[in-house]
RNA sequence: UGCCGCUUAGCUCAGUUGGUUAGAGCGCAUCUCUGAUAAAGAUGAGGUCACUGGUUCAAAUCCAGUAGUGGCAA
Repeated sequence: UGCCGCUUAGCUCAGUUGGUUAGAGCGCAUCUCUGAUAAAGAUGAGGUCACUGGUUCAAAUCCAGUAGUGGCAA
């Protein structure tokens, strides 16, 4: 320098032929249970879907660029 992939909750990830409320596990908070923990159960909080712009009636999803990160080639 070129090519390819990835970026979604605190962490690990699903969601990709655009469409009704953006999800799971773990973690966290509160409650139940306990002498007190743990475990178990219930409820809940937590997200500008990396950023900017574009296409569209409608974008996490499509397109372009930027940034970060990983790999390959030279």